This is a predicted structure of a 73-nucleotide RNA (transfer RNA) from a Candidatus Parcubacteria bacterium.
RNA sequence: GGUCGCGUGGUGUAGCGGUUAACAUGUCGCCCUGUCACGGCGAAGAUCGUGGGUUCAAAUCCCAUCGCGACCG
Numbered sequence: 001g002g003u004c005g006c007g008u009g010g011u012g013u014a015g016c017g018g019u020u021a022a023c024a025u026g027u028c029g030c031c032c033u034g035u036c037a038c039g040g041c042g043a044a045g046a047u048c049g050u051g052g053g054u055u056c057a058a059a060u061c062c063c064a065u066c067g068c069g070a071c072c073g
Stems, first nucleotide, its partner, number of pairs: 001072007010025004018056001027043005049065005
């Protein structure tokens, strides 16, 4: 340099172009307990790497770009 894959709450993942982006774990609050843990209930937390484009509508499709990884030269 070329080709391909990945990028989504703190962490790990899901998410056939269509309502409020879901699950696990973690965090916080309440309940429970003599206390902690476990367990139950609830809450906060991601405008989906960035910028454009297509579309009535984009995390999803297209282009560019950044980061990481793999392969090729």
Taxonomically the source falls in Candidatus Parcubacteria (Bacteria, Bacteria candidate phyla). It matches the Rfam family "tRNA". It is annotated as a transfer RNA. The prediction has a mean pLDDT of 80.